[in-house]
């Protein structure tokens, strides 16, 4: 100086005027002063959790989730370091990465066989004049997405793990490694082709619902309606049964109100330092308080700079993922030119 | 907000992981009839959208995109 690859940060900026939601004081009770007012994803609702109710959540079928190993952590499908495979020159990224020698099914078409292999072409051998037969053989062609271990060599009639050397593949033994594994030696002589985002094994988890959950007060009303069913029924979380509560109930139509307080924001909080660990991340001190609406506030105007400001608005709250995103700052490393 | 469901010709629906994706009616031509209808016969048109799994995807996974439903309390 060019290109790239990871992590962290910011989301135009200062001044001014009016305006909106919650609060804390004051009184003249609707005004005045003051403080505080989205986001890195408030978004998808894909996971996990806290909270709350219900029967405290018990048995057992199902059914779904998760899958290499070790750790973090309130918990997870996330996060952290490692291992295996896989892309890159590299730095670095990417991996639903448990079992097909436990059983079942799948492979359409093409081909001689598609899985206890198989003989179309070709190769060799006998019989034949010759066409042909009647064997042998997986080296070579030929179909396919896949063809029953791969390369040499030996060796045969002509071939074959037939046999031998490397390599791949099992199983056994050492050795490092908590482990997943890696390696080293032995043995086997290939039997064991593929697919589990096909059933299914194994191993693990998981009670349901969800703030329109639940608590509490306050209004308001044509049920002689229509069905079940009187405990061998019915609701009751809501996959089913059993268990267990409750019960003149349920459900369907039809009628009333659809107004307030609560929950609601102090929380696995946040900022700075120190300590442990490679890191997720624990822990100490010290310091801060940072939206809480209910048609639902965060908004216009005006001046100046740099541009011409991207994606987008909290509705119980927290971790994580995914998706959207103009631009611009940093640290850190990797290739390439090029000068010293 | 919360918790589900669903997308295949213009329309309404099929379709075991095996692709030439199927009917109906719609729309275009054409035949019959003096003409129209109705009949007959041909043509053309789709898996919302992107990655993954698998030899092979409408179909099995994931993330998005768009439409749709139900959910309060009294008696």
């Nucleotide at each position: 100086c060019a290109a790239g690859u990871u992590g962290g940060c910011c989301a135009a900026a200062c001044a001014g005027u009016c305006g909106c939601g919650c609060u804390u004081a004051a009184u003249u009770u609707a005004u005045u002063a003051g403080g505080c007012g989205a986001g890195g994803a408030a978004a998808g609702u894909c996971c996990g959790g806290g909270c709350u109710u219900c029967a405290u959540a018990g048995a057992g079928c199902a059914a779904g989730g998760c899958g290499c190993c070790a750790g973090a952590u309130a918990a997870c499908a996330u996060c952290u370091g490692g291992g295996g495979g896989g892309c890159g020159u590299g730095a670095g990224c990417c991996u639903a990465c448990g079992g097909a020698a436990a059983g079942u099914g799948c492979a359409g078409c093409a081909g001689a066989a598609a899985g206890u292999a198989a003989a179309c072409c070709g190769c060799c051998u006998g019989c034949u004049u010759a066409u042909g037969u009647a064997g042998g053989u997986a080296a070579g062609g030929g179909u396919g997405a896949a063809a029953g271990g791969g390369u040499g060599u030996g060796g045969u009639a002509a071939g074959a793990g037939c046999g031998c050397a490397c390599c791949g593949c099992g199983c056994c033994u050492g050795u490092g490694g908590u482990a997943a594994c890696a390696u080293a030696g032995g043995u086997g002589g290939c039997a064991u082709g593929g697919u589990a985002a096909a059933c299914c094994c194994c191993g693990u988890c998981u009670g349901a619902a969800g703030c329109a959950a639940g608590g509490c007060c306050a209004a308001a009303u044509a049920g002689a309606a229509u069905u079940g069913u009187a405990a061998u029924c019915g609701u009751g979380u809501u996959g089913c049964u059993c268990g267990c509560a409750c019960g003149g109930c349920a459900a369907u139509c039809g009628g009333g109100u659809a107004g307030g307080c609560u929950g609601c924001u102090u929380g696995a909080g946040c900022u700075u330092a120190g300590u442990g660990g490679u890191g997720a991340c624990a822990u100490u001190a010290a310091g801060c308080c940072u939206a809480g609406a209910u048609a639902a506030a965060u908004g216009a105007c005006u001046g100046u700079u740099c541009a011409u400001g991207a994606c987008a608005g909290a509705a119980c709250c927290c971790g994580g993922c995914u998706u959207a995103u103009c631009g611009g700052c940093u640290a850190a490393c990797u290739u390439g030119c090029a000068a010293u | 907000g919360u918790u589900c469901c669903g997308a295949u010709a213009g329309u309404u629906c099929a379709a075991c992981g095996g692709a030439u994706a199927g009917a109906a009616u719609a729309a275009g031509c054409c035949c019959c009839u003096c003409c129209u209808a109705a009949g007959g016969g041909c043509u053309a048109g789709a898996u919302g959208u992107a990655g993954g799994u698998u030899c092979g995807a409408u179909u099995c996974c994931u993330a998005c995109u768009c439409g749709g439903a139900a959910c309060a309390c009294c008696a």

This is a predicted complex of two RNAs, RNase P RNA and transfer RNA, with 415 nucleotides together. Its mean pLDDT, the model's own confidence on a scale to 100, is 77. Rfam match: Bacterial RNase P class A. It is annotated as a ribozyme.